[in-house]
Molecule: c-di-GMP-I riboswitch aptamer
Organism: Bacillus yapensis
Order: sequence, then C1' cells, then structure tokens
RNA sequence: AUUUAAUAUAGGCAAAGCCAUUGAAAAGUGGGGACGCAAAGCUAUAGGGGCUAACGUAUUCAAAAUACUAUGCCAGCCAGUUGCAUGA
Repeated sequence: AUUUAAUAUAGGCAAAGCCAUUGAAAAGUGGGGACGCAAAGCUAUAGGGGCUAACGUAUUCAAAAUACUAUGCCAGCCAGUUGCAUGA
C1' cells in the first nucleotide's frame, strides 16, 4: 500500500422502555436495562440532512390559533477525522 479476509483472542460501547433530574420543546445527564454496533470513539454557524420552535416576525380590534424562523438539539442518518486487533 492492496485485499468479500478469521463465525480469531481479549475487551469496548449501550437502543427501546422504566425511575430521577434539567429544558418551552427537541433533547441532555445519572441509575437499572440490552436492541444492536468493527469505530455505536471524537467533530454540529463556517460539509450535507433531520428534529424542536422558546424569543422574534406576520395574520387578528384583541385573544387564541396558524405560518415562518436556530449560533437550540440529533454524530446509533450520511460525512470528516483519529484509533484497537491481525488472516493473506
């Protein structure tokens, strides 16, 4: 560097749901818990995509409601980047 290459070894992470807690929400954190994962490690305004819509703006006599909006959230959506092991 290449490779469809071993149901390898020893390990790692932890979905849903439940409880507690933070948050307007999405969702996060912690504790049990395991659906799965060879990166289910890290990276979120300055790659793409998705979720929420508090504040704000518009509609309304007003209220409610609706629509738009992310420097809020998701990396276990794609992606970028870094690593463990070792068959040929």